[in-house]
RNA sequence: UCCCGGGUCGUCUAAUGGCAGGACUGAGGACUUUGGAUCCUCCAGUGGUGGUUCGAAUCCACCCCCGGGAA
Numbered sequence: 001u002c003c004c005g006g007g008u009c010g011u012c013u014a015a016u017g018g019c020a021g022g023a024c025u026g027a028g029g030a031c032u033u034u035g036g037a038u039c040c041u042c043c044a045g046u047g048g049u050g051g052u053u054c055g056a057a058u059c060c061a062c063c064c065c066c067g068g069g070a071a
Base pairs, nucleotide, nucleotide: 001070002069003068004067005066006065007064010024011023012022013021018054026042027041028040029039030038047063048062049061050060051059
């Protein structure tokens, strides 16, 4: 330099172009003499800039980052 794959809450993982959801962690509460376990609630996310579209995490272009391959 070229080719391929990937980037979503702190972590893991869903979402056929139509409200971004679940689990774990964390916070608060219930229960308990205390702790643990259990239950309820909450916090928290689409790598960036444009384009297409009534509507984009999803499709397109470029850029950034990660992994693999070629030379």

RNAcentral holds the sequence, with entries from ENA and MGnify. This is a predicted structure of a 71-nucleotide RNA (transfer RNA) from a Longimicrobiales bacterium. It matches the Rfam family "tRNA". By type it is a transfer RNA. About the family: Transfer RNA (tRNA) molecules are approximately 80 nucleotides in length. Model confidence (mean pLDDT): 80 of 100.